[in-house]
Context: one part of a larger RNA
């Protein structure tokens, strides 16, 4: 910009892509076959392996914004508490997330359509015969499809509800923002509001703050499950999303 009046949604699928793999092991059956030794076709069940996809409940790993411990040197006047550098100073954990080494699914068969070689009905051309010349059945791991994804710029530009007839429908901008993101884009929400911070609760981590008391010469334990805390999940307008402003018509 088109798709011939504008949206806004659900949609067919013309086409394109992807997928396709394989092992043991039982059962059948110690059967069939062999003199035995040995040991099946066909059929059926289970369970791996490798790949793909999804996903974070478990297991882990990650996690310089969370928690504690600890060495040295500096600093807040000193003691006691505290920062600061020293790879994140080293160490011991460790929420969200995002991950595999977790965990779930998945190839796959069948039905189905043409067919290949090949086997065939009917059957003349040639009174016979003849699967072929009309005409008709049936035949592959192979082809088209069935599974999964993408798709009407599929210019052949479709289909179906609904909404609007006016500065309307509806978009766009602005602005809080997300697990969506390079930027555009996608998605929630803007006071008729939980959309994001704040602030309370709770989850969850860490592992029991600091003053003080008691006990102990002291280190230290104790009153204490403390304190503190990022992303997590809810309530709750305290803060900001305020106000508005543009586009948008029938050849």
């Nucleotide at each position: 910009c088109g798709u011939u009046g504008g949206a806004a949604a659900u949609u067919u699928g013309c086409g394109g892509g992807g997928a396709a793999c394989u092992g043991a092991c039982a059962c059948u059956a110690g059967u069939a076959c062999g003199a035995g030794a040995g040991g099946a076709c066909c059929g059926u069940g289970u369970u791996g392996g490798a790949c793909a996809g999804a996903c974070c409940a478990c297991u882990g790993g990650u996690a310089a914004a969370c928690c504690g411990g600890u060495u040295g040197u500096c600093g807040c006047g000193c003691c006691a508490g505290c920062g600061g550098c020293a790879u994140a100073g080293c160490c011991g954990g460790g929420u969200a997330u995002c991950u595999a080494c977790g965990u779930c699914u998945g190839g796959a068969a069948a039905a189905g359509g043409a067919u290949a070689a090949g086997c065939g009905c009917u059957g003349a051309a040639a009174g016979c015969a003849u699967c072929u010349a009309a005409g008709u059945g049936c035949g592959a791991a192979g082809c088209c499809g069935g599974c999964c994804c993408c798709a009407a710029g599929a210019u052949u530009a479709g289909a179906u509800u609904u909404c609007c007839u006016a500065a309307a429908a509806g978009g766009g901008a602005g602005g809080u923002u997300g697990c969506a993101g390079a930027c555009g884009a996608c998605g929630a929400c803007c006071u008729u509001g939980a959309u994001a911070g704040g602030c309370u609760g709770c989850a969850g981590g860490u592992g029991u703050a600091a003053a003080g008391g008691c006990a102990g010469u002291a280190a230290u334990g104790u009153c204490a499950u403390a304190g503190c805390c990022a992303a997590g999940c809810a309530g709750u307008a305290c803060u900001a999303a305020u106000a508005u402003c543009c586009c948008g018509a029938a050849a």
This is a predicted structure of a 251-nucleotide part of an RNA (large-subunit ribosomal RNA, domain VI) from a Dysgonamonadaceae bacterium. Its Rfam family is "Bacterial large subunit ribosomal RNA". Its mean pLDDT, the model's own confidence on a scale to 100, is 86.